RNA sequence: GCCAGACGAUCGCGGGCGAAAGCUCGAGGAAAGUCCGGGCUCCGGAGGGCAAGUCGCCAGGUAACGCCUGGGGGUGACGCGCGUGAGCGCGGCGCUACGGACAGUGCCACAGAAAACACACCGCCGAUGGCCUUCGGGCUCAGGCAAGGUUGAAAUGGUGGGGUAAGAGCCCACCGCGACACCGGCAACGAUGUCGGCACGGCAAACCCCGACUGGAGCAAGGCCAAAUAAGCAGUGAGAGCCGGCCCGGCUCGAUCAAGACACUGCGGGUAGGCUGCUAGAGGGCGCGGGCGACCGCGCUCCCAGACGAAUGAUCGUCCGCGCUUCGGCGCGACAGAACCCGGCUUAUCGGC
Numbered sequence: 001g002c003c004a005g006a007c008g009a010u011c012g013c014g015g016g017c018g019a020a021a022g023c024u025c026g027a028g029g030a031a032a033g034u035c036c037g038g039g040c041u042c043c044g045g046a047g048g049g050c051a052a053g054u055c056g057c058c059a060g061g062u063a064a065c066g067c068c069u070g071g072g073g074g075u076g077a078c079g080c081g082c083g084u085g086a087g088c089g090c091g092g093c094g095c096u097a098c099g100g101a102c103a104g105u106g107c108c109a110c111a112g113a114a115a116a117c118a119c120a121c122c123g124c125c126g127a128u129g130g131c132c133u134u135c136g137g138g139c140u141c142a143g144g145c146a147a148g149g150u151u152g153a154a155a156u157g158g159u160g161g162g163g164u165a166a167g168a169g170c171c172c173a174c175c176g177c178g179a180c181a182c183c184g185g186c187a188a189c190g191a192u193g194u195c196g197g198c199a200c201g202g203c204a205a206a207c208c209c210c211g212a213c214u215g216g217a218g219c220a221a222g223g224c225c226a227a228a229u230a231a232g233c234a235g236u237g238a239g240a241g242c243c244g245g246c247c248c249g250g251c252u253c254g255a256u257c258a259a260g261a262c263a264c265u266g267c268g269g270g271u272a273g274g275c276u277g278c279u280a281g282a283g284g285g286c287g288c289g290g291g292c293g294a295c296c297g298c299g300c301u302c303c304c305a306g307a308c309g310a311a312u313g314a315u316c317g318u319c320c321g322c323g324c325u326u327c328g329g330c331g332c333g334a335c336a337g338a339a340c341c342c343g344g345c346u347u348a349u350c351g352g353c
Base pairs, nucleotide, nucleotide: 001353002352003351005319006318007317008316009315010314011313013026014025015024016023017022028335032346033345035344036343037342038341039340040218041217042216043215052214053213054212055211056210057071058070059069060068061067072098073096074095075094076093078091079090080089081088082087099209100208104207105206106203107202108201121149122148123145124144125143128142129140130139131138132137157175158174159173160172161171162170176198177196178195179194180193181192183190184189222276223275224274225273232267233266234265235264236263237262239253240252241251242250243249283302284301285300286299287298288297289296290295320333321332322331323330324329
């Protein structure tokens, strides 16, 4: 990194097609945790700043990422080689939150003399000074020192030599470190040379500083239809009785203008319910091409769940793998299970390749 028991029959469940018979499709590598990143939807938003959060070597990939790829630096144990030594070089295998510790603040347990403007417990010296002397030296004040010991995760470079009373980059060579120059590299960074006695111990997964990014809420988003029903809006609602076969006509009562009430109708609104969003996609397979690679481009081809009190199952047969066996057979086959969709990370996982 891959596979995730295989095939068949019968019955059953969900979706689609169909008048029906029936046909066809139906969980995963993690569907999980919901930890990151995006699509989509609604809300908000001139622009800028503050605050808050996340990230942090370099380059690339990507829709995007805290993911992936390639590279650099550091580091661990190991192996080999070189060197008196400090140490250096090479190799494969790991690990690496790896910007800044001369902006400021803070912390460094225990142990230890001392933990940051260093310190002096044991110790060394005591040249110069004093005392003693058998003239070899011995003791020692002031003082000098930090080599050796001790503590620690860490003690103000290391090794070898010179030097000294003893010491010390005090001096020299080398190792390490730093600055500068130049060369290589897109860059991180690396190589070489010169110079500097060597300088500011560590911690930023402490506050902080610097830089980059980030609006909020989520498919119970959101959209449509719509019984019921409140508010609101609009419209309609003056004629009836009598005379008379009927019309015209006449008479009586009521209304007339405005507002209100009432009734009906429509709109409106959106509860129950239904539809949609919903699965053809940053999609799968194959081939060719580009790239160290992540990945990208082109062509051909395939359609691969769409439920909602939530389907995806059961039985039998044959075979496969493993275990047990009284050789007849028997048992077992992990982790787990969609819920708007993708890209990651993490976690779970029998057995095999």
Annotation:
This is a predicted structure of a 353-nucleotide RNA (Bacterial RNase P class A) from a soil metagenome. It matches the Rfam family "Bacterial RNase P class A". Rfam's curators write: Ribonuclease P (RNase P) is a ubiquitous endoribonuclease, found in archaea, bacteria and eukarya as well as chloroplasts and mitochondria. RNAcentral holds the sequence, with entries from MGnify.